[in-house]
Context: one part of a larger RNA
RNA sequence: GAUGAACGCUGGCGGCGUGCCUAACACAUGCAAGUCGAGCGAGAAAUCUUGGAAUGAGACUUCGGUUAAGUGAAGAGAUGGAAAGCGGCGGACGGGUGAGUAACGCGUAGGCAACCUGCCUUAUGCAGAGGGAUAGCCAUUGGAAACGAUGAUUAAAACCUCAUAAUGUCAUUUUAUCACAUGGUGAGAUGGUCAAAGAUUUAUCGGCAUAAGAUGGGCCUGCGUCUGAUUAGCUAGUUGGUGGGGUAACGGCCUACCAAGGCGACGAUCAGUAGCCGACCUGAGAGGGUGAUCGGCCACAUUGGAACUGAGACACGGUCCAAACUCCUACGGGAGGCAGCAGUGGGGAAUAUUGCACAAUGGGCGAAAGCCUGAUGCAGCAACGCCGCGUGAAGGAAGAAGGUCUUCGGAUCGUAAACUUCUGUCCUUGGGGAAGAUAAUGACGGUACCCUUGGAGGAAGCCCCGGCUAACUACGUGCCAGCAGCCGCGGUAAUACGUAGGGGGCAAGCGUUAUCC
Numbered sequence: 001g002a003u004g005a006a007c008g009c010u011g012g013c014g015g016c017g018u019g020c021c022u023a024a025c026a027c028a029u030g031c032a033a034g035u036c037g038a039g040c041g042a043g044a045a046a047u048c049u050u051g052g053a054a055u056g057a058g059a060c061u062u063c064g065g066u067u068a069a070g071u072g073a074a075g076a077g078a079u080g081g082a083a084a085g086c087g088g089c090g091g092a093c094g095g096g097u098g099a100g101u102a103a104c105g106c107g108u109a110g111g112c113a114a115c116c117u118g119c120c121u122u123a124u125g126c127a128g129a130g131g132g133a134u135a136g137c138c139a140u141u142g143g144a145a146a147c148g149a150u151g152a153u154u155a156a157a158a159c160c161u162c163a164u165a166a167u168g169u170c171a172u173u174u175u176a177u178c179a180c181a182u183g184g185u186g187a188g189a190u191g192g193u194c195a196a197a198g199a200u201u202u203a204u205c206g207g208c209a210u211a212a213g214a215u216g217g218g219c220c221u222g223c224g225u226c227u228g229a230u231u232a233g234c235u236a237g238u239u240g241g242u243g244g245g246g247u248a249a250c251g252g253c254c255u256a257c258c259a260a261g262g263c264g265a266c267g268a269u270c271a272g273u274a275g276c277c278g279a280c281c282u283g284a285g286a287g288g289g290u291g292a293u294c295g296g297c298c299a300c301a302u303u304g305g306a307a308c309u310g311a312g313a314c315a316c317g318g319u320c321c322a323a324a325c326u327c328c329u330a331c332g333g334g335a336g337g338c339a340g341c342a343g344u345g346g347g348g349a350a351u352a353u354u355g356c357a358c359a360a361u362g363g364g365c366g367a368a369a370g371c372c373u374g375a376u377g378c379a380g381c382a383a384c385g386c387c388g389c390g391u392g393a394a395g396g397a398a399g400a401a402g403g404u405c406u407u408c409g410g411a412u413c414g415u416a417a418a419c420u421u422c423u424g425u426c427c428u429u430g431g432g433g434a435a436g437a438u439a440a441u442g443a444c445g446g447u448a449c450c451c452u453u454g455g456a457g458g459a460a461g462c463c464c465c466g467g468c469u470a471a472c473u474a475c476g477u478g479c480c481a482g483c484a485g486c487c488g489c490g491g492u493a494a495u496a497c498g499u500a501g502g503g504g505g506c507a508a509g510c511g512u513u514a515u516c517c
Base pairs, nucleotide, nucleotide: 001516002515003514005513006512007511008510009509012389013388014387015386016385017384018382019381020347025345026344027343029342030341031340034089035088036087039086040085046079047078048077049076050075054071055070058067059066060065096300097299098298105225106224107223108222109221110220111219112218115217116216120213121212122211123210124209125208126207128162129161130160131159138151139150140149141148142147168193169192170191171190172189173188174187175186176185177184178183198205199204200203226272227271228270233263234262235261238260239259240258241257242256243255244254245253275297276296277295278294279290280289281288282287302323303322304321305320306319325336326335327334328333353379355378356377357376361375362373363372364371365370392422393421394420395419402413403412404411405410426458427454430451431450432449436444461506462505463504464503465502466487467486468485472501473500474499475498476497482489483488
C1' cells in the first nucleotide's frame, strides 16, 4: 500500500459498488420454462333463446275443486372459451457452483485434402395419389395412492406406402487441374437410390430437396502452465501394422490377428495441492502474490452408471438402473433432489429480503394481440469498500467562571465559551414534479430535482504521546497491579502501568487481528 474481511469503541447524510471465503452439509414453503386455437379433434363454467317437470301469491268456490301472476328442473340450440389431450417450437439458452481436473482443461499460434450446424439470409427447383392407426372423449374395471387395464370410437402439418426428381447420394467410367498426390476439386457418360403439409380473413405464413453464406460447435498439433527424487523405473489395448466395426469426422475409439514395441534424470510413474485466463494487488522495473465482483473457456448438478429424444445433451428444475438419506402408505407399493431467487436448520470470527415489476434491456413461443421470464431493472438490510458533504460562519478579552499546573507572581485550556450579527448544505413544513418512452405503456416513485416554512437547532469520535515515531506534566501504584510490534518499562520522585489536565495523528470513522507485496 492492499482486502469479498472479522473483532473492539463510536456512528449524521448522499452517490456508486460489494456482500456464505466455512459444510459440493441437509432442506419446510412459494416462485425460477413455457408458448402456439392462423396444425388437430373434442369442448367445462357462465350468458341468452326455446322448453316446460315441479312449486304456487292471488281470485272464484257448491269447500270437492277451478283458474292462475311469479319462481322455474330435465332436454334442445346459440354465444362462449376454462382445464386436459395429440402435434410443433423452446425446455442444450439464460441462472448457480468450483467438487473433480496437472489435462490439448486453459492460454496463445496454427491445421481439418478428416467434420457437423435447428432458427436466420441468398439462389434454384418441387409439393401428385392413397392408407391404417392412436391419445382425448365414452363405457367397464384394478389400486390407499402413484398410476393403470380392457372394449368401442375419432382428428391432424402425427405415422406409413406409392409416384415424381437432380447440381443430392452410391457404383462403374472418360477427362482437365492442384502449395497438400493416402488424395482433393471441376466437367461429362451409364445404372441404382432418396422428398414434401397444409392454414385461413386471399393476402400472406408455412412444407420438401439442393447449393452457398452467416452463426455456433467438434477434432488435431507446436509452445507455455504448481510442489516433492525421503517417489526411478512405468506400460498388455500397452506401441505399431492389417482386416472389420463404429462416429458428423480422424484415431486402439472398439474388435480379431500379427509384430514387440512405447515413455523416462530435458524427471516418466507415483504422491500432494489446484478449475484456467482476461485481469486484480504490490513494485521504479524485473518480479512476487491472488484468480471475489465483471467478461471468456472448462467441469459439475444428492453419489455412481447408462442411454433415449433431438440440429444440438449423454440433459440442474427430462428418462432408466443402483446406492445413501428424507417423506407418504390401507404394508401391497409409491414420492423427492435449492451448487436457480428468497428463506430455514447446521457449521463458522463472518456474509442480506420468504420484497416490487416485466416500465426498460434481452430471451422463448406466436402472423399478431399477447403470454412466460427470481434473466434483468429496481427497492430493502449492512460504514463492507471507494468518493463527496455536513456537524456552522463572521465579530467577540472583563483574556469571565471552572479545570489543570505553579517558583503562588502567574501560566494554560482560550476567541475557545458567553454575547452580537448572519447563513441554511444535510434536516423539517407545505406545494410543484421529471428524463429514462419513437403512438400507447414507468416497477423505481410522488423518487431525483425545484420553490417554500422553521430554527444553530438533530449530527464527533477513535488511537497515541520512552526510542523507532508527531506529541508532557501532575497524582495514584510500588517487580504489585499492569504494559509491550522490537528494544524493553514497573522493586517510593515511572514523560513506558492507571487516572486527570494538556498535546499529537486520523476522522464518520479510528484502532486491533489475519493475509499478500
Record summary: Predicted 3D model of a 517-nucleotide part of an RNA (small-subunit ribosomal RNA, 5' domain) from an uncultured bacterium. Its mean pLDDT, the model's own confidence on a scale to 100, is 83. It matches the Rfam family "Bacterial small subunit ribosomal RNA". Gene Ontology terms of the family: ribosome and structural constituent of ribosome.